[in-house]
This is a predicted complex of two RNAs, RNase P RNA and transfer RNA, with 409 nucleotides together. Model confidence (mean pLDDT): 78 of 100. Rfam match: Bacterial RNase P class A.
RNA sequence: CGAGGUGAACAGGCGAUCGCGUGCCCUUCGGGUAUGAGGAAAGUCCGGGCACCACAGGGCAAGGGUGCCGGUUAACGGCCGGUGGAGGCGACUCCAAGGACAGUGCAACAGAAAGAAACCGCCGCUUAUGCGGUAAGGAUGGAAAGGCGAGGUAAGAGCUCACCCGCGGCCCGGUAACGGGCCGUCGAUGUAAACCCCACCCGGUGCAAGAUGACAUGAAGACAAGUCGGCGGCCCGCCGCGUUCUUCGCUAUCGCUGGAGCUCCGCGGUGACGCGGAGUCUGGAUAGAUGAUCGCCCACGACAGAACCCGGCUUACGGUCACGCUCGCACA
RNA sequence: GGGGGCGUAGCUCAGCCGGUUAGAGCGCAUGCUUGACAUGCAUGAGGUCAUUGGUUCGAUCCCAACCGUCCCCACCA
Numbered sequence: 001c002g003a004g005g006u007g008a009a010c011a012g013g014c015g016a017u018c019g020c021g022u023g024c025c026c027u028u029c030g031g032g033u034a035u036g037a038g039g040a041a042a043g044u045c046c047g048g049g050c051a052c053c054a055c056a057g058g059g060c061a062a063g064g065g066u067g068c069c070g071g072u073u074a075a076c077g078g079c080c081g082g083u084g085g086a087g088g089c090g091a092c093u094c095c096a097a098g099g100a101c102a103g104u105g106c107a108a109c110a111g112a113a114a115g116a117a118a119c120c121g122c123c124g125c126u127u128a129u130g131c132g133g134u135a136a137g138g139a140u141g142g143a144a145a146g147g148c149g150a151g152g153u154a155a156g157a158g159c160u161c162a163c164c165c166g167c168g169g170c171c172c173g174g175u176a177a178c179g180g181g182c183c184g185u186c187g188a189u190g191u192a193a194a195c196c197c198c199a200c201c202c203g204g205u206g207c208a209a210g211a212u213g214a215c216a217u218g219a220a221g222a223c224a225a226g227u228c229g230g231c232g233g234c235c236c237g238c239c240g241c242g243u244u245c246u247u248c249g250c251u252a253u254c255g256c257u258g259g260a261g262c263u264c265c266g267c268g269g270u271g272a273c274g275c276g277g278a279g280u281c282u283g284g285a286u287a288g289a290u291g292a293u294c295g296c297c298c299a300c301g302a303c304a305g306a307a308c309c310c311g312g313c314u315u316a317c318g319g320u321c322a323c324g325c326u327c328g329c330a331c332a
Numbered sequence: 333g334g335g336g337g338c339g340u341a342g343c344u345c346a347g348c349c350g351g352u353u354a355g356a357g358c359g360c361a362u363g364c365u366u367g368a369c370a371u372g373c374a375u376g377a378g379g380u381c382a383u384u385g386g387u388u389c390g391a392u393c394c395c396a397a398c399c400g401u402c403c404c405c406a407c408c409a
Base pairs, nucleotide, nucleotide: 001328002327003326004325005323006322007321008320010318012297013296014295015294016293017292018291020036021035022034023033024032025031026030038303042314043313045312046311047310048309049308050206051205052204053203057236058235059234060233063202064201065200066199067198068082069081070080071079072078083097084095085094086093087092098197099196103195104194105191106190107189119138120137121134122133123132124131125130146164147163149161150160151159165187166186167184168183169182170181171180172179173178210254211253212252213251215249218248219247220246221245222244226241228240229239230238231237261280262279263278264277265276266275267274268273298301333405334404335403336402337401338400339399342358343357344356345355351389360376361375362374363373364372383397384396385395386394
């Protein structure tokens, strides 16, 4: 210098004028003052808080989710640290990563055969036809019955042996996943983002939840004791029969923002994170505020706008910086 | 704001738990029928299965992300 890898913060700045929402103050009803979007406010994919219903009647499941191990947390499918596997020369990155001897299904076409297989070939018997043995070779396929070599055999074959792969048992190390070693009358494919099995988790609905109030103790209609309505599904059970069901509304206040909050410091931990201390208050609308114009400066500004709140993930997106990180080239 | 469904030919829809070249009706084109048109008959064209990845030997179908579109949801004091 070039090509990468990982991580971090930022999100035009300053000033003037005008305008908008909210809190507080003054009150002459108009002023003053403070404050006012994001890292994703997005998608709504997960997890919680909160609210109501059901649980403090019983039973039955069904359904959904997660899936190597340990930790972290309010919780998680997130995060952290490991294990194993995959990719890369490397820094490093990625992985829905339990079980296919519990069972069932499927594997189209091709191929003899898709699971315990004989089409060709090889060997033996046989005049021939055929019968038997054989998975070394050919052919088909994404996949062909552990791989390769030697021995062995009529020809062959884990039939035997060495090495490797897998499985099982024992020992050692590790909290564990797992790793290493030894041994073996062991060796039947793939698919579980097919049904399923195993382990663990989940009650339902969501702020249009819900609470209080005015109009409205309203108006209109339907059903007529069961094929009714309600209690999330089903059964039992319970309740109701007018305290039932349907329609008719541009409504006010609360919920609503001080919180698993934010910023520093110290300590513990490899880390996620935890503990302690100090400081700080920083949007809350309801047709929906957070904007416009001008001036100066620079690196000339991307994606994008809260609607109950919080922790994550994913997606969109601009330039910048750091590294005692990696590779290549050149020079010293 | 919250919840749910659907994207397959020009339009409306099938395609059932994955399997070889994805179908139907209407419409469209061509030909026949008619003096001409309609009707009828015959033949044919027309598909990035919204998009992108993943699982699998194989995906319209299963899984995830993303885009578009449609529907439903307050309080009855």